[in-house]
Molecule: small-subunit ribosomal RNA
Organism: Papuacedrus papuana
RNA sequence: UCAUUGAGAGUUUGAUCCUGGCUCAGGAUGAACGCUGGCGGCAUGCCUAACACAUGCAAGUCAAACGGGAAGUGGUGUUUCCAGUGGCGAACGGGUGAGUAAUACGUAAGAACCUGCCCUUGGGAGGGGAACAACAACUGGAAACGGUUGCUAAUACCCCAUAAUAAUACCCGAUUAUUACUCGAAAGAGAUAGUAUAUGAGGUAGGCUGAGGAGCAAAAGGGAGGAAUCCGCCCAAGGAGGGGCUCACGUCUGAUUAGCUAGUUGGUGAGGCAAUGGCUUACCAAGGCUCCGAUCAGUAGUUGGUCUGAGAGGAUGAUCAGCCACACUGGGACUGAGACACGGCCCAGACUCCUACGGGAGGCAGCAGUGAGGAAUUUUCCGCAAUGGGCGAAAGCCUGACGGAGCAAUGCCGCGUGAAGGACCAAGGCCCACGGGUCGUAAACUUCUUUUCUCGGAGAAGAAUAAAUGACGGUAUCUGAGGAAUAAGCAUCGGCUAACUCUGUGCCAGCAGCCGCGGUAAAACAGAGGAUGCAAGCGUUAUCCGGAAUUAUUGGGCGUAAAGUGUCUGUAGGUGGCUUUUCAAGUCCGUCGUCAAAUCCCAGGGCUUAACCCUGGACAGGCGGUGGAAACUACCAAGCUAGAGUACGGUAGAGGCAGAGGGAAUUUCCGGUGGAGCGGUGAAAUGCGUUGAGAUCGGGGAGAACGCCAAAAGCGAAAGCUCUCUGCUGGGCCGUCACUGACACUCAGAGACGAAAGCUAGGGGAGCAAAUGGGAUUAGAUACCCCAGUAGUCCUAGCCGUAAACGAUGGAUACUAAGUGCUGUGCGUAUCGACCCGUAUAGUGCUGCAGCUAACGCAUUAAGUAUCCCGCCUGGGAAGUACGUUCGCAAGAAUGAAACUCAAAGGAAUUGACGGGGGCCCGCACAAGCGGUGGAGCAUGUGGUUUAAUUCGAUGCAAAGCGAAGAACCUUACCAGGGAUUGACAUUCUGCGAAUCCUUUUGAAAAAGAGGAGUGCCUUCGGGAACGCGGACACAGGUGGUGCAUGGCUGUCGUCAGUUCGUGCCGCAAGGUGUUGGGUUAAGUCCCGCAACGAGCGCAACCCUCGUGUUUAGUUACCAUCAAAUUUAUGGAACCCUGAACAGACUAUCGGUGUUAAACCGGAGGAAGGUGAGGAUGAUGUCAAGUCAUCAUGCCCCUUAUACCCUGGGCGACACACGUGCUACAAUGGCCGGGACAAAGAGUUGCGACCCCGCGAGGGCAAGCUAAUCUCAAAAACCUGGCCUCAAUUCGGAUUGCAGGCUGCAACUCGCCUGCAUGAAGUAGGAAUCGCUAGUAAUCGCCGGUCAGCCAUACGGCGGUGAAUUCGUUCUCGGGCCUUGUACACACCGCCCGUCACACUAGGGAAGUGUGCCGUGCUCGAAGUCAUUAUCUUAACCGCAAGGAGGGAGAUGCCCAAGGCACGGCUAGUGACUGGAGUGAAGUCGUAACAAGGUAGCCGUACUGGAAGGUGCGGCUGGACUACCUCCUUU
Repeated sequence: UCAUUGAGAGUUUGAUCCUGGCUCAGGAUGAACGCUGGCGGCAUGCCUAACACAUGCAAGUCAAACGGGAAGUGGUGUUUCCAGUGGCGAACGGGUGAGUAAUACGUAAGAACCUGCCCUUGGGAGGGGAACAACAACUGGAAACGGUUGCUAAUACCCCAUAAUAAUACCCGAUUAUUACUCGAAAGAGAUAGUAUAUGAGGUAGGCUGAGGAGCAAAAGGGAGGAAUCCGCCCAAGGAGGGGCUCACGUCUGAUUAGCUAGUUGGUGAGGCAAUGGCUUACCAAGGCUCCGAUCAGUAGUUGGUCUGAGAGGAUGAUCAGCCACACUGGGACUGAGACACGGCCCAGACUCCUACGGGAGGCAGCAGUGAGGAAUUUUCCGCAAUGGGCGAAAGCCUGACGGAGCAAUGCCGCGUGAAGGACCAAGGCCCACGGGUCGUAAACUUCUUUUCUCGGAGAAGAAUAAAUGACGGUAUCUGAGGAAUAAGCAUCGGCUAACUCUGUGCCAGCAGCCGCGGUAAAACAGAGGAUGCAAGCGUUAUCCGGAAUUAUUGGGCGUAAAGUGUCUGUAGGUGGCUUUUCAAGUCCGUCGUCAAAUCCCAGGGCUUAACCCUGGACAGGCGGUGGAAACUACCAAGCUAGAGUACGGUAGAGGCAGAGGGAAUUUCCGGUGGAGCGGUGAAAUGCGUUGAGAUCGGGGAGAACGCCAAAAGCGAAAGCUCUCUGCUGGGCCGUCACUGACACUCAGAGACGAAAGCUAGGGGAGCAAAUGGGAUUAGAUACCCCAGUAGUCCUAGCCGUAAACGAUGGAUACUAAGUGCUGUGCGUAUCGACCCGUAUAGUGCUGCAGCUAACGCAUUAAGUAUCCCGCCUGGGAAGUACGUUCGCAAGAAUGAAACUCAAAGGAAUUGACGGGGGCCCGCACAAGCGGUGGAGCAUGUGGUUUAAUUCGAUGCAAAGCGAAGAACCUUACCAGGGAUUGACAUUCUGCGAAUCCUUUUGAAAAAGAGGAGUGCCUUCGGGAACGCGGACACAGGUGGUGCAUGGCUGUCGUCAGUUCGUGCCGCAAGGUGUUGGGUUAAGUCCCGCAACGAGCGCAACCCUCGUGUUUAGUUACCAUCAAAUUUAUGGAACCCUGAACAGACUAUCGGUGUUAAACCGGAGGAAGGUGAGGAUGAUGUCAAGUCAUCAUGCCCCUUAUACCCUGGGCGACACACGUGCUACAAUGGCCGGGACAAAGAGUUGCGACCCCGCGAGGGCAAGCUAAUCUCAAAAACCUGGCCUCAAUUCGGAUUGCAGGCUGCAACUCGCCUGCAUGAAGUAGGAAUCGCUAGUAAUCGCCGGUCAGCCAUACGGCGGUGAAUUCGUUCUCGGGCCUUGUACACACCGCCCGUCACACUAGGGAAGUGUGCCGUGCUCGAAGUCAUUAUCUUAACCGCAAGGAGGGAGAUGCCCAAGGCACGGCUAGUGACUGGAGUGAAGUCGUAACAAGGUAGCCGUACUGGAAGGUGCGGCUGGACUACCUCCUUU
């Protein structure tokens, strides 16, 4: 010296970063509303209807200007009061903000002016006159208010005299400016002459009008006083303060307002004014304003200031102060120093009031107050005591200005509602895990204090004085007494955002600022308890600034988020290379003036403090004057050559325009050959063809387009441009460095060009082809496909002016690593030459560093670093729409909103999921096979229907022979009926009885009643334990609800190979890497590589069974012998078998392939070979999957019932539909006779042999067996012998009848079995669909659980016999990995578009209708100024008079308000009907888009269709996939 200073959060997503809006936290207010309310101080208080106003007051005063009247007094004088004349004031003070975008305001200047009262200075006041009010008389009118006659005063009025100044003219000399001249390169200097203007001192004349006569031109010697003297009057000059006028700059929005102006712009003369001036008028000229926004429209008083903000800014203009404007609306003048006058006048209009209907009166936007309007804003108060104002000589009077009080928490500030102690942590409330916690030292209680409150006492300052004078006010203040006494609420508690629980409610009621809460466990609703915040307030609403860098000067952007004009030329404008001068406009420095006061800031002071007030200082960024500096910019002048241009020499090219020529193909016509099809498609059909198609050969015609070359090659401003030749013509590049010398860059407006489609007119028309017709496809198919086909496509002349007109990237200049292709030109080197190599420049591609970017990406052709100019953006939708305007023949283009609505819309990238995307791989997934289901009959389950009940659950795969491994009663949960209510069951208390058993009555039973038997165990003798009955309180009980409140268990993807973590690294982050890649595997199995290195859960292995062997052990099993015919005995351990323990298989070995790998292929050996076969084992997770009826369990519900008992019924119904099975349809078979071989199981409430009876089921008797011993138990298919002979049969066995057996209290509903009889459908099963890869399928029988019995053909096991096929991965289904697209994330069962229908909302159009404002023209023309006029009239002056001057009235004229008529513009309303738009849990029709979205999408344009849409033409990639080409990187 400078500074005192800047915070963010929520919300788009599954998650992320960005863009971007919405919302919140802060401050403020003339506020309002809700709840509440103790005191004081200081402020503030109609923001709306400039709406209408009752009543009272707000401007009077002077008797010392004047005449007079009245009161009072006995009278005079004095005094007091008063209408009138006269003077001053009423133009201030007070109110309001309608109008006004500039006759306003602010800032800074200026010259052509006026000024009462006030101050200073000088001078003066002589002489006369005539009236009019008041008053009196008469008189009109309802009133307001007058009329006539008569009298009278003045500081009222008039005349004469006297004085001065100024205007004006001339003279004088000086200064200044300008022009000419001379000198000088210029700057400048010089002197002379002319002209013009201004200023200034001085001097002379001088009043004005008029021809003249003539007329006009100051005063109050007044008032008071005895006087001094004071107050007044007139003239002149000056001052102060006030006012009028001019100019520069600044001062809102709209271009969907672009042209405006006729006294308009200027001049001359005249008039007018205080004064300049078109201020007015006559004439002359044709000017003046405007894209730096005129005019028009909308809105608005303005400033100091106020609020906010870090500031820059933004918003605002209450109170206070300055200015302006207005005073019921519009117009006008009068008076006056000052007004065109808020409480004056005249007129017109609207409104209100009075009236005797003739006529009158009024103006609160002064203070109070009333009504109305409104969310909303006060007392009809006190006083002139103070401050100030008017009058007056003064006393004084007046003053709703002002000073005060009243009302209002309207605001700011201050104080209080008590303080200390006090635990049993009282009662009570709330919560609870029932232990406790909390309200809470809070209360109670004890002690203390008295701000406030109530009642007393004292009592101001404000008063300026010597004294008197206080509305406020007995107020502030002081003091005494009393007693904790009189005094706390409001909002919030999901996040933002400080503060949490219970109860109620159940998408209801409600909340909500944003996100969002509420559908039975709500911290979000409502109540309660508690807590938090602020506090006499608190919260809400409204508005402004902030946050918002969200209009970005400070301080933003435009490839993809909103945003680069389609391209170029170019005007205004902006910006501009190097050097040197000049100048001083910008710039910088100093100084002077100003920026009113108040406010803000600082310091100090006064009210107890603060708010508030006072004093001083500082600030005041601007504007103006003046003096300097000269770097930069600008200006003046001179030069330069690097920018730019010109010239000259070369050069490449689909650059443009015009003309001529050419061949291939297509189609058509003619002719020949030929003879049945052609054509077309996924497949077809329409179509063409025996009147000869198609095919083929020859000839002719027509139109359009130009193959190969050909290329991320070239040219052009872009659009765009390609056969060949010729003519005309534009631009670029390279080289030379000759010329000009900044001539440049960019460009609002303007102009030119501008694909395709389209339009107009005329041609042309081969092919193609919107529309259209037909055929297909389809549920439909206004489409995709096919057959035809018209505009059009082509040319000429015009129009249109748009595209995804794209590099989604404006132009110019400079700088900033490299590498590598291609094109043009030049140089060097090299060579005979062409290549090659190096290099320069112009263009065009790719890769890539720094840097940038939200990321993707860009990267010397920038999206990097900088400068200049232009265009454009500011949430999504409504909408590129409406209205208006311009352009266009039209189509339409350009410009371009709002209401309303949403909290998002969007970009890039990530992880998933999905794709009628791609690649790789797997699976009985397909294929290849075998056998089934679907057809029949029956069994069983489900749906549906029925029913009193047909209990409940399970519902794609992953419900349906499932829960149920077994419903006649029971089970049983359902129904009907009958019972009973502490209960069938558990715990506690209590009484009685042991328990228990038997008989009998009623009843369907449960149950109830009666009778009898019995009287046990322990004991401390009180009683107790078990059991039964009765009673009581808590409670029991529930297969009632919720599997979407849950635990547990289970299914499924899936026995698929996956799923994660730590550390590191990469990325802003979500995330990635690891886990991807190359191989390989059944496998994320293993190997190699690699910014990864490791690890966990899964895989595999470890476990069980089977298969081989060894060792060991042998009973009931095995073998042998004796004996014998059925029991044993003896011996053995070789085999079978059984039990235990070991061994064995690991790609170990050989060869080949492979990367010297992992591994694969083949072989040998081996019982077994590449996981040996089978089982158990189920990662992270998904499906709100299943189960509250296994069990457990929260909450809810029932409690003489939703609990419990009993009987009977039902779960078994039956038109039908589906699933799973059994048996079949037969001869590979059926039936009869004979014969053979298993394994695994079960058995004492059991299996039950042998024997006897029965055709049989079974019955009788009865041995054995608690099981390697006995029994079930017969295995069957099979083998063998016979019969049947292709048929509804000796197949098939349903159904039905009769007769029996068994179980069981009980076989009617509703069991199984047997015998005899009956003998249905069915002759191999449509579309479709299932299982299975080896001891498997198929086929054959056996056993078990449940179980009295059994509806089992089911389920779970066991063995016997025993195949076929697998080329392979195109397709179907499912899955895994990688990659790609995505508008999906509830994840394709996703998302989503449009019409139609319904409801609501806002706005547009519309025949019209009608409001307001403005403009133009015409008309009418009040009051009034001005002008004219001699019709009438008239005291002062002149004149002897006549008469005149002057005045007044009247009349006329110009101007002119309101009104009337007509037209036009703008504007807010309304309007039958109507086009679209938006919004709305579950409407209709389709499925256009997102994946290749199933025809890639989109843009422009045209046609067309219920709708999304479709098609044609041209364009784009913001298209997937595949292949090729090109370029690049690496090797």